[in-house]
Molecule: transfer RNA
Organism: Lutibacter sp.
């Protein structure tokens, strides 16, 4: 170089006929307990890699482009 998978919350994943962004641990408050765990409840917390473009609307489609796996030469 070329092809193929991948980037979304602090971690690890969901979210394809375009239509307000979720789940799990994990963090903060409460509850429970003599106390911790476990366990109930409830909250913060994401410019969906960047930059464009098509749409009334984009995590989803179309470009370019940076990364990070695998394959091939």
């Nucleotide at each position: 170089c070329g092809c193929g998978g991948g980037g979304u919350a602090g971690a690890g994943c969901a979210g394809u006929a375009g239509g307000u962004a979720g789940c799990u641990c994990g963090u903060c408050g409460g509850g429970c307990u003599c106390a911790u765990a476990a366990c109930c409840c409830g909250g913060a917390g994401g410019u969906c890699g960047c930059u464009g473009g098509u749409u009334c609307g984009a995590g989803u489609c179309c470009a370019g482009u940076c990364c990070c796996c695998g394959c091939u030469a």